[in-house]
Context: one part of a larger RNA
RNA sequence: UUGGGUUUAAAGGGUGCGUAGGCGGAAUGAUAAGUCAGUGGUGAAAGCCUGCAGCUUAACUGCAGAACUGCCAUUGAUACUGUCAAUCUUGAGUACAUUUGAUGUGGGCGGAAUGUGUCAUGUAGCGGUGAAAUGCUUAGAUAUGACACAGAACACCGAUUGCGAAGGCAGCUCGCAAAACUGUAACUGACGCUGAGGCACGAAAGCGUGGGGAUCAAACAGGAUUAGAUACCCUGGUAGUCCACGCUGUAAACUAUGAUUACUCGAUGUUUGCGAUACACUGUAAGCGUCUAAGCGAAAGCGAUAAGUAAUCCACCUGGGGAGUACGCUCGCAAGAGUGAAACUC
Numbered sequence: 001u002u003g004g005g006u007u008u009a010a011a012g013g014g015u016g017c018g019u020a021g022g023c024g025g026a027a028u029g030a031u032a033a034g035u036c037a038g039u040g041g042u043g044a045a046a047g048c049c050u051g052c053a054g055c056u057u058a059a060c061u062g063c064a065g066a067a068c069u070g071c072c073a074u075u076g077a078u079a080c081u082g083u084c085a086a087u088c089u090u091g092a093g094u095a096c097a098u099u100u101g102a103u104g105u106g107g108g109c110g111g112a113a114u115g116u117g118u119c120a121u122g123u124a125g126c127g128g129u130g131a132a133a134u135g136c137u138u139a140g141a142u143a144u145g146a147c148a149c150a151g152a153a154c155a156c157c158g159a160u161u162g163c164g165a166a167g168g169c170a171g172c173u174c175g176c177a178a179a180a181c182u183g184u185a186a187c188u189g190a191c192g193c194u195g196a197g198g199c200a201c202g203a204a205a206g207c208g209u210g211g212g213g214a215u216c217a218a219a220c221a222g223g224a225u226u227a228g229a230u231a232c233c234c235u236g237g238u239a240g241u242c243c244a245c246g247c248u249g250u251a252a253a254c255u256a257u258g259a260u261u262a263c264u265c266g267a268u269g270u271u272u273g274c275g276a277u278a279c280a281c282u283g284u285a286a287g288c289g290u291c292u293a294a295g296c297g298a299a300a301g302c303g304a305u306a307a308g309u310a311a312u313c314c315a316c317c318u319g320g321g322g323a324g325u326a327c328g329c330u331c332g333c334a335a336g337a338g339u340g341a342a343a344c345u346c
Base pairs, nucleotide, nucleotide: 004317005316006315007300008299012314014201015200016199017198021194022193023192025088026087028085029084030083031082033081034080035077036076037075038074039073040072041071042070049065050064051063052062053061054060091191092188093187094186095184096183097182099180100179103177104176105175106174107173108172109171110154114150115149116148117147118146119145120144121143125136126135162169163168206247207246208245209244210243211242216240220236221235222234223233258313259312260311261310262309263308266291267290268289269288270287271286272285273284274283295302296301319346320345321344328339329338330337331336
């Protein structure tokens, strides 16, 4: 490289938008570039291959043929692909009318809990554990009540639920913005799919500047445990956790399953619409789940939300270790990230 693969054996990019490229619906005409056929030219000789012949044979040599899978010109064919023209509505989009949701973003408000402060009641313990101790407390703690302040998170509802491209999103309410489904079939008329580079978004931790700091809590300190205990347990406790702006760009970023389209037996639950209604049931569309036929699979299992049957495009894999390391380059304030070997060894 070909082939074969990518849920779990190596392998799906964290996610989207999109450039180039690749691929692309129905029917008509033109053209004849690709495609197919005929003819002509060329494709040196030698060699290779086939047949025959010559040296006693072979190697070797000679003759003839085939081949030279290619290129050029020309004459035709027109199904498919391309190009051009004009057309269609099923793909795609728009419009109108509903509906839905923890979708995003910026304000406002709320109660419980926690901590702290002040006052009051009240007196000797509290706290913590397997048991204790460190710790707090007669300078009045813990407990109970009242008031005040602060920050963070939103019990019940809550679900096998819902929304979002993914990360993710949950108190109530208002503004702004976006999305999806359904119905009508009015409009456009292939406007589509994928997408190397590129751009944007991207949990937590971390970094920079400035705020904030209730809780929890790396580091750290002390008390225990233990042979030791740089831990597990306990008492404290700083970064951080929160906000604004900027950076980082990684995760078991997982459904370990790329995106899109078509086709393929049923059962059942549920969310949101629509139709029809007697609000029993039932049909249909889009989701979210469970079980399963065929089929697939090494099996576990998957099974209309495929890992089935096919098509298009992208990404990735090629024995284990060395190693996601070294070097170089790019990015970053740094931490580091991306790209990414070899020697050697089994």